Context: one part of a larger RNA
RNA sequence: UCCGGCGAGUUGCACUGUCCGGCAAGGUUAAGCAUGAAACAUGCGGAGCCGGAGGGAUACCAAGUCUGAAGAGGGCGUAAAGUCAGACAGUGCAGACCCGAAACCGGGUGAUCUAUCCAUGUCCAGGUUGAAGCUGCUGUAAAAGGCGGUGGAGGACCGAACCCACAUCCGUUGAAAAGGGUGGGGAUGAGGUGUGGAUAGGGGAGAAAUUCCAAUCGAACCCGGAGAUAGCUGGUUCUCCUCGAAAUAGCUUUAGGGCUAGCCUCGCAUUAGUCACACGCAGGUAGAGCACUGAAUUCCUAAGGGGGCGUCAAAGCUUACCAAGGGAUAUCAAACUCCGAAUGGCGUGAUGAUGAUGUGCGGGAGUCAGACUGCACGAGAUAAGUUGGGCAGUCAAAAGGGAAAGAGCCCAGACCUCCAGCUAAGGUCCCAAAGUGCAUGUUAAGUGGGAAAGGAUGUGGGAUUUCGAAGACAACCAGGAUGUUGGCUCAGAAGCAGCCAUACAUUCAAAGAGUGCGUAAUAGCUCACUGGUCGAGAGGUCCUGCGCCGAAAAUGUACCGGGGCUGAAACAUGACACCGAAGCUGAGGAACCGAAAGGUUGGUAGAGGAGCAUUCGUAAAGGGAAGAAGCUGUACCGGAAGGAGCAGUGGACGUUUACGAAGAGAGAAUGCCGGA
Numbered sequence: 001u002c003c004g005g006c007g008a009g010u011u012g013c014a015c016u017g018u019c020c021g022g023c024a025a026g027g028u029u030a031a032g033c034a035u036g037a038a039a040c041a042u043g044c045g046g047a048g049c050c051g052g053a054g055g056g057a058u059a060c061c062a063a064g065u066c067u068g069a070a071g072a073g074g075g076c077g078u079a080a081a082g083u084c085a086g087a088c089a090g091u092g093c094a095g096a097c098c099c100g101a102a103a104c105c106g107g108g109u110g111a112u113c114u115a116u117c118c119a120u121g122u123c124c125a126g127g128u129u130g131a132a133g134c135u136g137c138u139g140u141a142a143a144a145g146g147c148g149g150u151g152g153a154g155g156a157c158c159g160a161a162c163c164c165a166c167a168u169c170c171g172u173u174g175a176a177a178a179g180g181g182u183g184g185g186g187a188u189g190a191g192g193u194g195u196g197g198a199u200a201g202g203g204g205a206g207a208a209a210u211u212c213c214a215a216u217c218g219a220a221c222c223c224g225g226a227g228a229u230a231g232c233u234g235g236u237u238c239u240c241c242u243c244g245a246a247a248u249a250g251c252u253u254u255a256g257g258g259c260u261a262g263c264c265u266c267g268c269a270u271u272a273g274u275c276a277c278a279c280g281c282a283g284g285u286a287g288a289g290c291a292c293u294g295a296a297u298u299c300c301u302a303a304g305g306g307g308g309c310g311u312c313a314a315a316g317c318u319u320a321c322c323a324a325g326g327g328a329u330a331u332c333a334a335a336c337u338c339c340g341a342a343u344g345g346c347g348u349g350a351u352g353a354u355g356a357u358g359u360g361c362g363g364g365a366g367u368c369a370g371a372c373u374g375c376a377c378g379a380g381a382u383a384a385g386u387u388g389g390g391c392a393g394u395c396a397a398a399a400g401g402g403a404a405a406g407a408g409c410c411c412a413g414a415c416c417u418c419c420a421g422c423u424a425a426g427g428u429c430c431c432a433a434a435g436u437g438c439a440u441g442u443u444a445a446g447u448g449g450g451a452a453a454g455g456a457u458g459u460g461g462g463a464u465u466u467c468g469a470a471g472a473c474a475a476c477c478a479g480g481a482u483g484u485u486g487g488c489u490c491a492g493a494a495g496c497a498g499c500c501a502u503a504c505a506u507u508c509a510a511a512g513a514g515u516g517c518g519u520a521a522u523a524g525c526u527c528a529c530u531g532g533u534c535g536a537g538a539g540g541u542c543c544u545g546c547g548c549c550g551a552a553a554a555u556g557u558a559c560c561g562g563g564g565c566u567g568a569a570a571c572a573u574g575a576c577a578c579c580g581a582a583g584c585u586g587a588g589g590a591a592c593c594g595a596a597a598g599g600u601u602g603g604u605a606g607a608g609g610a611g612c613a614u615u616c617g618u619a620a621a622g623g624g625a626a627g628a629a630g631c632u633g634u635a636c637c638g639g640a641a642g643g644a645g646c647a648g649u650g651g652a653c654g655u656u657u658a659c660g661a662a663g664a665g666a667g668a669a670u671g672c673c674g675g676a
Base pairs, nucleotide, nucleotide: 001676002675003674004673005672006671011094012093013092014091015090016089017088018087019086021084022083023082026050027049028048032044033043034042035041036040054061055060064076065075066074067073097235098234100232104225105224106223107222108221109220115199116198117197118196119195120194121193122192123191124189126158127157128156129154133150134149135148136147137146138145162186163185164184166183167182168181169180170179201217203213204212205211210219238611239610240609241608242607243606248261249260250259251258252257262367263366264364265363266362267361268360269359270358273354274353275352276351277349278348279347280346281345287339288337289336293333294332295331298328299327300326301325304322305321306319307318308317309316370395371394372393373392374391375390377388378387379386400411401410402409415589416588417587418586420585421584422583426579427578428577429563430562431561435576438574439573440572441571442570448565454549455548458546459545460544461543462542463541464540465539466538467537475533476532477531478530479529481506482505483504486500487499488498512527516525517524590601591600592599593598612665614662615661616660617659618658619657620656621655623653630649631648632647633646634645636643637642
C1' cells in the first nucleotide's frame, strides 16, 4: 500500500405533535388472580389515570369567579370531544450515534534497578615522598636551634586491578533501548564491593539534578469507580423524486459553544403579496452656499495694546509694530447650513403586469468563521489578496462558453436522448470552428504586446496670428559709416571689465553710443540693419489623434497562449457575413404541478416523499440428486437501488407472494482482526 471480514442514531420509561384504528360524554385498566400449553393468549380485576368547570394564596363560591367599598371597571373562564393502543418524528432522563484524552479517586503490588541508612564480611600490583615522635652529635649557664640517623604520617605523589565518565571518533532500522576505540579522572579513602535488612506514592530517599523509587516519575505500577468527562478532532454504510438555506440581530465568564428571532421545509386554514404607473407625503444626503458655528486670504477703516518723542507726572504728538469690530475681496468643513436634488422610503388606487409569491397556527431543521467584484464611505499611508459596516452581483450550494491556464470577472442557470437549426460573451492568417473580407484614415514604435513626473523640429487633424510678387524665409555677393576712443572710471577701458545716458545726433538704401568671439588696450572676425541674385511660400502660438525617450532582477526566450503579423493578422470609425454554450428552437422520452391550456425539473447544510436489497418470523404456494444454496462467465430486463435467463462448478437445501420484526446496506474513523 492493497484484499477480505467486523465496524457507528439503539433500547427502556415519560412527554409533545402527526397518521391510523377501537370506543365515545366518556375512554382505559395496573398489580394480582383464574384457565389453558413454556413463550403467550383469554377471562376476571375500575385501585388508579385522562376527559367532562372554572376562578381564587387559603377558606370558599361556581357558569362563573377573583380583585374591590362597589350593581363600576378589569383579569382568567363559559360558547370547539375525548380517551386507549399502534406507527412515525422530536424532546427529556438514562453511556444515548461511534472511537479518542491528559487527568481524579479507592484498594492493593513493588527498594532483586536505583537513593540513603543499619548489620556483617571482603578488596586495593608495584614504585615514590619522608610529618610527628625517638635517638646520636653539635650548641647553651640551661635552653632554643642546627646536623645525622631512626621512624613511617598523609581525604600526600606516580601508576595496574577496581571504580568513574572529562574530550573526541565510530555507532544512530546499533553488536548494544546508552555500547565500542583512543586518550582522561580517582585509586588508604567523604574509597570500592558481596550478603542480609530498613524506609512506599497526599509517600520514601536525595553531598539538591524536579534526581531516583524495576528500560516508567512535576508525583510509580496493577485492578476497580468506568462506557469518567471531552462546547474539541476524526468517522457515520442502498437508490430515486420535490423544495431548498445561513454565515445576520439581541442576550450570553460569550466570542470556533449556545438560546430566541431572521432565512429553509412539511401539514392545516385563510387571502392577499410583489412590480410598474398615477397621486399624495416625510426627509437634509450629493451638490451648492457662507445667513449661523468654526477655519482661512488680501486691502481699507478702526477701538484697544506695544514702541518713540514729550518732564523721571500728565496732556499731547508720532508709527514700513500687533489688532477686536466694521466694509470690500476671494476660499474651506463628517460632527457648519440661508438652500437643496436624483435615487430610495411610506400611504392611497373601479389602473396595468405577475400568478400563489402573502398571512396565521402547528411539526422538523440547518445556519451564528463567509469570500471576492462593482458603487458611495470609515480605519490604514485616498497601502494590502488589509480591516469595518451600507447597496447590488457572483461564488459558497452552479455545471456549460469566454478571459492561454483561474471559486468570486464577462456571457449563461445543466430533467434525459439526437452525427438537426439560431444566437450570447468572445471571435473569424495557422495551431483552432469562422473574413488572409469590404470602406476610410492613423501608427513605423513589433507601438500594439507593462509604468509616472518630466523631456523632444516624430507624425496626422483643427484653430489663430505675423511676414510675403511693392519679392517674404533660407542661401550666396556687397555694404554695415560719421561726431566718437560718448561721458565717467581706470595703468589702460577705444561698441564689447564696471557705472551713467542710450526714443543723442549726422550721412544714408542701411548701419545699436552696439549681438557674440577676440586684444594688455587697439586691431581683427561677426550679428542686428540695408541693397543685389533667386522666385513662393515662410515663421509663431493654442487645441487634439497616434507614436519616441524616461524603462535595471534574480531557473529560461518569459510583459501577444505560441507560430507569426506592418496599405496589418496593430489602432480608430462604419456597414455586411460567418463561427461560437448544457442559452433559445426543433424531434422523441420521463417525472412533478394543474380541471385543462400549459408550466416546471442546477443544488451543499437541511425538511418532505417514494422505493431497492439483506437476515429472521407467520401464513399460503412452489422448486430441488433429472442437482438447492454458494461461486465463475455472460451480448437480457428495469428510471435507480437492483432483477432474471443460460452454461460451467458445486453437492443439499432453497424460493415466491402477503404481512411482520431488525445485530438491516461500508471507502475512508493515523479504525479493529486476518492475509498478501